[in-house]
RNA sequence: CCUGGGGUAGCUCAGCCUGGUAGAGCACACGGUUGAUAACCGUGAGGUCGUAGGUUCAAUCCCUACUCCCAGGA
Numbered sequence: 001c002c003u004g005g006g007g008u009a010g011c012u013c014a015g016c017c018u019g020g021u022a023g024a025g026c027a028c029a030c031g032g033u034u035g036a037u038a039a040c041c042g043u044g045a046g047g048u049c050g051u052a053g054g055u056u057c058a059a060u061c062c063c064u065a066c067u068c069c070c071a072g073g074a
Stems, first nucleotide, its partner, number of pairs: 001073007010026004020057001028044005050066005
């Protein structure tokens, strides 16, 4: 330098194909339960969806550039 994959909650990831209210598990907070803790059950908080533009009534999703990580090639 070229090609491919990836960046979404504190962590691990889904959702993208086919645009239409952003999710799960774990962790965290509160409550229930218990003599108490763990486990279990319930509720809740937590997101500029890597950055910046474009298309669109509407973008995590489509297009472009940039950036970071991984793999392969030269």
Overview:
The prediction has a mean pLDDT of 82. A computed fold for a 74-nucleotide RNA from Candidatus Asgardarchaeum californiense, annotated as transfer RNA. It matches the Rfam family "tRNA". Gene Ontology term of the family: triplet codon-amino acid adaptor activity. By type it is a transfer RNA. The organism belongs to Candidatus Asgardarchaeum (ex Tamarit et al. 2024), within Archaea.